[in-house]
RNA sequence: AGUUCCCGGCCGCCACGUGGCCGGGGAGCGGGGGACCCACUUCUUUCGGGGCGAAUCCCGGCCUUAGAGCCGAGUAGCACCACUCUUCUGGUGCGAGCCCGUCAGCUAACCCCGUAGGCGCAGAGAAGAGAA
Numbered sequence: 001a002g003u004u005c006c007c008g009g010c011c012g013c014c015a016c017g018u019g020g021c022c023g024g025g026g027a028g029c030g031g032g033g034g035a036c037c038c039a040c041u042u043c044u045u046u047c048g049g050g051g052c053g054a055a056u057c058c059c060g061g062c063c064u065u066a067g068a069g070c071c072g073a074g075u076a077g078c079a080c081c082a083c084u085c086u087u088c089u090g091g092u093g094c095g096a097g098c099c100c101g102u103c104a105g106c107u108a109a110c111c112c113c114g115u116a117g118g119c120g121c122a123g124a125g126a127a128g129a130g131a132a
Stems, first nucleotide, its partner, number of pairs: 003027009028115006038105001048103001049100004057074001059072004077094005083130007
């Protein structure tokens, strides 16, 4: 990022169509790997290193030999308050988790992967610029 198109199969229907599901192939969008040059001097039984993501960091407490773990209060950062965008104010929340497997800086060509899932009925104000 989380759309759209095509092909095949299945479900459903008397049947067609709409619709849904599965597999495959494109487009679009998203992510990663990957030269020269540039950058970095740190990795090699180690302080290992790295990726996705807003989700980093600090303090205190519990537990422990320690660590891990658990809890509390904050914090970088992030989302929402319904025409769209920017800024300000106010309000309500999040501030997790997962993956790679000793390995990856940037990086043209090139290569690889993803294109979901789960909820809700809440819907403040001002300025500027647009749209209808």
Molecule: c-di-AMP riboswitch aptamer (ydaO/yuaA leader)
Organism: soil metagenome